[in-house]
RNA sequence: GGGCCUGUAGCUCAACGGUAGAGCAGAGUGCUCAUAACGCUUUGGUUGCAGGUUCGAACCCUGCCGGGCCCAUCA
Numbered sequence: 001g002g003g004c005c006u007g008u009a010g011c012u013c014a015a016c017g018g019u020a021g022a023g024c025a026g027a028g029u030g031c032u033c034a035u036a037a038c039g040c041u042u043u044g045g046u047u048g049c050a051g052g053u054u055c056g057a058a059c060c061c062u063g064c065c066g067g068g069c070c071c072a073u074c075a
Base pairs, nucleotide, nucleotide: 001071002070003069004068005067006066007065010024011023012022013021018055025043026042027041028040029039030038048064049063050062051061052060
């Protein structure tokens, strides 16, 4: 330098172009003499950034940025 994959909550991951969710974690609460476990409630998002298409974009297109894999070149 070229190709492919990938980026969504604190973490691991979902989400036919039509309300952004689950588990774990955090907070509160029930249970218990108490703790753990378990139940219930709840907090938490500029969907990497900037544009474009569309009535509508996490999703489609373009350019950047980060990560991973492969190839090439140099040493």